[in-house]
RNA sequence: CGCCGAACCCGGUCGGAUACCGGAUGGGGGGACCCAACCAUCCCCGGGGCGAAUCCCGGCACAUGCCGGGUAGGGCGACCUUCCGGCCCGAGCCCGUCAGCUAACCCCCAAGGCGACAGAGGAAGG
Numbered sequence: 001c002g003c004c005g006a007a008c009c010c011g012g013u014c015g016g017a018u019a020c021c022g023g024a025u026g027g028g029g030g031g032a033c034c035c036a037a038c039c040a041u042c043c044c045c046g047g048g049g050c051g052a053a054u055c056c057c058g059g060c061a062c063a064u065g066c067c068g069g070g071u072a073g074g075g076c077g078a079c080c081u082u083c084c085g086g087c088c089c090g091a092g093c094c095c096g097u098c099a100g101c102u103a104a105c106c107c108c109c110a111a112g113g114c115g116a117c118a119g120a121g122g123a124a125g126g
Base pairs, nucleotide, nucleotide: 001115002114003113004112009023010022011021012020025110026109027108028107029106030105035100046098047095048094049093050092055070056069057068058067059066060065073089074088075087076086079126080125081124082123083122084121
C1' cells in the first nucleotide's frame, strides 16, 4: 500500500493500551395483524441460524471418515465501473427440540485471515 469479510471511525480510561467502557455507523437474529402454511396415504426422519461455501458422481474404508472429479454460488485484476481473458474459493461454526413472513419492540456481533514492493493482464466508458 492492497485483498476477503459487517467487522470501520470517534471518544473515555491508561505510562501504553490490541484490555475495559461509551458513541456513531455497519451487520445478524428473535418478534403481530394480513398472507403463507396447516388435507389423506406410504417411507425416511427432529428442526433452525451465520456464511459464497450447495448439490451430484466415483473410489477407499465401513457409524461418524478419507480421497478424486464436477457443480449451485462466491472472490481477485491497484483511480472507479463494466466487459473479455486468466487465476482462485466452493469451508467452517453455532442454537439445542424451538423460531415462516412480520410493524412496534427485544437480543447479539463489529472478529479473524491473507498479499505486494511491481512494466500490478487487455478493452471501453467515466

c-di-AMP riboswitch aptamer (ydaO/yuaA leader) from a soil metagenome, 126 nucleotides, folded computationally. Rfam family: c-di-AMP riboswitch aptamer (ydaO/yuaA leader). For this family Rfam cites "New RNA motifs suggest an expanded scope for riboswitches in bacterial genetic control" (Barrick et al., Proc Natl Acad Sci U S A, 2004). The sequence is in RNAcentral, with records from MGnify. Model confidence (mean pLDDT): 80 of 100.